RNA sequence: GCCCCCGUAGCUCACCGGAUAGAGCAGGUGCCUUCUAAGCACUUGGUAGCAGGUUCAAUUCCUGCCGGGGGUA
Numbered sequence: 001g002c003c004c005c006c007g008u009a010g011c012u013c014a015c016c017g018g019a020u021a022g023a024g025c026a027g028g029u030g031c032c033u034u035c036u037a038a039g040c041a042c043u044u045g046g047u048a049g050c051a052g053g054u055u056c057a058a059u060u061c062c063u064g065c066c067g068g069g070g071g072u073a
Stems, first nucleotide, its partner, number of pairs: 001072007010025004018056001027043005049065005
């Protein structure tokens, strides 16, 4: 250089064109407990890597760029 995969919450990941973008863990508050942990209830947190394009509608499809991983010479 060329080819393939990935980029969504602090972390690990769902969501393969349509409804307010979710789960687990983590964080916060409360309950419980002598205290801590565990448990229970409630709750915070996202410009979906960036920029364009297609579409009535894009996290999802297409293009370029950026970043990470793998393959090849």
Transfer RNA from a bacterium, 73 nucleotides, folded computationally. It was read from a public genome assembly. The prediction has a mean pLDDT of 80. Rfam family: tRNA. By type it is a transfer RNA.